Context: one part of a larger RNA
RNA sequence: CUGGGUGUAAAGGGAGUGUAGGCGGGAAUGCAAGUCAGAAGUGAAAACUAUGGGCUCAACCCAUAGCCUGCUUUUGAAACUGUAUUUCUUGAGUGAAGCAGAGGCAAGCGGAAUUCCUAGUGUAGCGGUGAAAUGCGUAGAUAUUACUCAGAACACCGAUUGCGAAGGCAUCUCACGAAUCCGCCAUUGACGCUGAGGCACGAAAGCGUGGGUAGCGAACAGGAUUAGAUACCCUGGUAGUCCACGCAGUAAACGAUGAUGACUAACCGUCGGCGAUACACUGCCGGUGGCCAAGCGAAAGCGAUAAGUCAUCCACCUGGGGAGUACGUUCGCAAGAAUGAAACUC
Numbered sequence: 001c002u003g004g005g006u007g008u009a010a011a012g013g014g015a016g017u018g019u020a021g022g023c024g025g026g027a028a029u030g031c032a033a034g035u036c037a038g039a040a041g042u043g044a045a046a047a048c049u050a051u052g053g054g055c056u057c058a059a060c061c062c063a064u065a066g067c068c069u070g071c072u073u074u075u076g077a078a079a080c081u082g083u084a085u086u087u088c089u090u091g092a093g094u095g096a097a098g099c100a101g102a103g104g105c106a107a108g109c110g111g112a113a114u115u116c117c118u119a120g121u122g123u124a125g126c127g128g129u130g131a132a133a134u135g136c137g138u139a140g141a142u143a144u145u146a147c148u149c150a151g152a153a154c155a156c157c158g159a160u161u162g163c164g165a166a167g168g169c170a171u172c173u174c175a176c177g178a179a180u181c182c183g184c185c186a187u188u189g190a191c192g193c194u195g196a197g198g199c200a201c202g203a204a205a206g207c208g209u210g211g212g213u214a215g216c217g218a219a220c221a222g223g224a225u226u227a228g229a230u231a232c233c234c235u236g237g238u239a240g241u242c243c244a245c246g247c248a249g250u251a252a253a254c255g256a257u258g259a260u261g262a263c264u265a266a267c268c269g270u271c272g273g274c275g276a277u278a279c280a281c282u283g284c285c286g287g288u289g290g291c292c293a294a295g296c297g298a299a300a301g302c303g304a305u306a307a308g309u310c311a312u313c314c315a316c317c318u319g320g321g322g323a324g325u326a327c328g329u330u331c332g333c334a335a336g337a338a339u340g341a342a343a344c345u346c
Base pairs, nucleotide, nucleotide: 003318004317005316006315008299012314014201016199017198021194022193023192025088026087027086028085029084030083031082033081034080035077036076037075038074039073040072041071042070048066049065050064051063052062053061054060091191092188093187094186095185098181104176107173108172110154114150118146119145120144121143125136126135162169163168206247207246208245209244210243211242215241216240220236221235222234223233258313259312260311261310262309263308267290268289269288270287271286272285273284274283295302296301319346320345321344328339329338330337331336
């Protein structure tokens, strides 16, 4: 390489869009590139195989035939692939009607809480812990009342809820975009699927510039604990957390399960829509859960939201360590990211 695999044993790219490429629905007709059949030419010799022969046998040698699985030319076939034209509506879109939603972005509003400031009441403690101490407080704290200010986050509702490609998204209102779903009619007529590179997106932490900073809080300081305690606990507290614009591009980025399509018993919930109905209820489509038939699986388990049965395309794996390291290259302000070995060893 092939083969066999990829939820948990090594292995699904973090997730989209899309280029090349690969693959692709029904019907009719033509062509004949692939395909199939016939013929001709060529396919050196040796070797190989079969038969026969020569060295006393054998190895070895000789002859004949086969083989040389291929290529070229030519004559045909037209089912399949391809290609060209025409056509169809089921796949895929578009338009009009309707619903639901923490989907996105931008602006504005609100209340509770917390800290600080100011003022009043009030007096000796408060705070914290397993127990304490550091800390705060007679320069009047804690507690309580009132008026403000600031920043951040949105209790209840709230849910195996909903939305989004993923990351993710929750006070309320409005503006502007987007996507899904359902039913029916109209319409285009295969316009599809996947997708190496590419492009744009991508939690948290981190970086750059400028703001902001209430609470929390790496680092740091102190108090405890302890044999020690560079920790767990406590008192403080800087970056950061927040905003704007850039960068970075990684996560147990998880359903540890790539995308799309088809098929394969039931039963019980729930969300959105539709049809019918007096109600109970029932049917269909799209999501989201539970339990299971067949089947699969090493098992636990999965089971129409498959890890079942198939098809197409992409990505990835090939014993452990060395190692996601070294070197080189690309990217980055840096941190680092991406690509990614070998010696050696078991």
Model confidence (mean pLDDT): 87 of 100. Predicted 3D model of a 346-nucleotide part of an RNA (small-subunit ribosomal RNA, central domain) from an uncultured bacterium.